Two RNAs folded together computationally: RNase P RNA and transfer RNA, 458 nucleotides in total. Rfam match: Bacterial RNase P class A. The family's RNA type in Rfam is ribozyme. The coordinates come from a structure-prediction model, not an experiment, and the mean pLDDT is 76.
RNA sequence: GAAGAAGGACAGACGAUCGCCGGCCUGCCGCGAGGCGGGCGGGAGGAAAGUCCGGGCUCCACAGGGCAGGAUGGUCCCUAACGGGGACCGGGGGCGACCCCAGGGAAAGUGCCACAGAAAGCAGACCGCCCGGUCCGGCCAGGUCGGCCCGGGUCAGGGUGAAAGGGUGAGGUAAGAGCUCACCAGUGCCGGUGGUGACAUCGGCAGCUCGGCAAACCCCAUCCGGAGCAAGACCAAAUAGGGGAGCGUUCGAGGACGGCCCGUCCGAAGCUCCCGGGUCAGGUCGCUCGAGGCCGUCGGCAACGGCGGCCCUAGAUGAAUGAUCGUCGCCCUGGCGCGGGCAACGGCGCCAGGGAACAGAACCCGGCUUAUGUCCUUCUUCGGCC
RNA sequence: GCGGGAAUAACUCAGUGGUAGAGUGUCAGCUUCCCAAGCUGAAGGUCGCGGGUUCGAAUCCCGUUUCCCGCU
Numbered sequence: 001g002a003a004g005a006a007g008g009a010c011a012g013a014c015g016a017u018c019g020c021c022g023g024c025c026u027g028c029c030g031c032g033a034g035g036c037g038g039g040c041g042g043g044a045g046g047a048a049a050g051u052c053c054g055g056g057c058u059c060c061a062c063a064g065g066g067c068a069g070g071a072u073g074g075u076c077c078c079u080a081a082c083g084g085g086g087a088c089c090g091g092g093g094g095c096g097a098c099c100c101c102a103g104g105g106a107a108a109g110u111g112c113c114a115c116a117g118a119a120a121g122c123a124g125a126c127c128g129c130c131c132g133g134u135c136c137g138g139c140c141a142g143g144u145c146g147g148c149c150c151g152g153g154u155c156a157g158g159g160u161g162a163a164a165g166g167g168u169g170a171g172g173u174a175a176g177a178g179c180u181c182a183c184c185a186g187u188g189c190c191g192g193u194g195g196u197g198a199c200a201u202c203g204g205c206a207g208c209u210c211g212g213c214a215a216a217c218c219c220c221a222u223c224c225g226g227a228g229c230a231a232g233a234c235c236a237a238a239u240a241g242g243g244g245a246g247c248g249u250u251c252g253a254g255g256a257c258g259g260c261c262c263g264u265c266c267g268a269a270g271c272u273c274c275c276g277g278g279u280c281a282g283g284u285c286g287c288u289c290g291a292g293g294c295c296g297u298c299g300g301c302a303a304c305g306g307c308g309g310c311c312c313u314a315g316a317u318g319a320a321u322g323a324u325c326g327u328c329g330c331c332c333u334g335g336c337g338c339g340g341g342c343a344a345c346g347g348c349g350c351c352a353g354g355g356a357a358c359a360g361a362a363c364c365c366g367g368c369u370u371a372u373g374u375c376c377u378u379c380u381u382c383g384g385c386c
Numbered sequence: 387g388c389g390g391g392a393a394u395a396a397c398u399c400a401g402u403g404g405u406a407g408a409g410u411g412u413c414a415g416c417u418u419c420c421c422a423a424g425c426u427g428a429a430g431g432u433c434g435c436g437g438g439u440u441c442g443a444a445u446c447c448c449g450u451u452u453c454c455c456g457c458u
Base pairs, nucleotide, nucleotide: 001382002381003380004379005378006377007376008375009374010373012328013327014326015325016324017323018322020043021042023040024039025038026037027036028035029034045358049369050368052367053366054365055364056363057228058227059226060225064262065261066260067259069224070223071222072221073220074088075087076086077085078084089103090101091100092099093098104219105218109217110216111213112212113211126158127157128154129153130152131151132150133149135147136146137145138144139143166184167183168182169181170180171179185209187206188205189204190203191202192201193200194199232285233284234283235282242275243274244273245272246271247270254266255265256264292311293310294309295308296307297306298305299304330355331354332353333352334351335350336349337348338347340345387457388456389455390454391453392452393451396410397409398408399407404441412428413427414426415425416424434450435449436448437447438446
């Protein structure tokens, strides 16, 4: 100097003037609702976004059991919980710093593997190798060599393919093959050591060892009632309580809001459903004090937790936080000066000009994903100079 | 706020793991006095985008962009 990897911080600040929203205190007017002032504080985000997950909260009488359905999938820990986070194990990628994983089961069953190839789930004989036989030919003399065909043996070698029945070496064999042996890998069993564990490692024995795909259906383990703040509660006000259907008066219809079954409950001169009409520019609550924030300390590798102290930090409702000016700060460009250096170069000060991304709460919180500007820290690789 | 669907040639659509198809349109040729029609042929495609599974993905899975429909 170039190229990369991981982590973190901020998202302009301050002041003045005017204009908004809300809280607290307070003065005056008003029967009241409320109106007109004054003072003191506060007023968008790291993603407020997408609505992908999990909850808190509200309603459905309770949220019981099961089927179907859906989600997750290494181990341990954190958490209110999660499909999230941390650490580690195993596998994969990269020269490396580091990154990725949808990570249980293929002998529970079913299914797929095109084309090529003889053969792709119980095997397989295309080329080849070996043995035997008939025939032909040569040489010989009764055997040998070669060729075609037939029968048998063989997956060791070659070819096809993404993948072809453990690998290497030796022995053995008619030729071969774990057929036998040595070593290695894998599987199963028995132990030792380390670890909470997934696992790692060491030793021994055994039979040789028959693919892949479950982001194929499926099996196993764990979890899941539904709906959602436009949930829901209260007040005010208004209409036409009208029409129809089903069932039934306790042997129970119907309803209890994802589908089905069981249980339970409500239910009688009633229950349920459908159509029509009104309330509608209605109002108040829910609505912000929280699984809250900051600091310190202890425990823990960490995520995070315990303890102590301090703080209150938007609640709008056609939708508030804006406009103007000044100063400072950040980034970029140019100029001048100072000083350092062999050079490459970068540092400090001043002046001028320009720029500043993604983007706005609407019940709240913990995550994930996506959009985006500037800066800082640590690490890796490559190249050059001294 | 909730529930669904779609994206493929210039256009309209099929394709549901084995390497991209049809109709219309365009171009060229044949035919005709000429056009139309008819016949034959040709061109034209990163299957919305990115990642993953697999030997192989338009198709399966995840994320994302844009558009459409329904309920409230």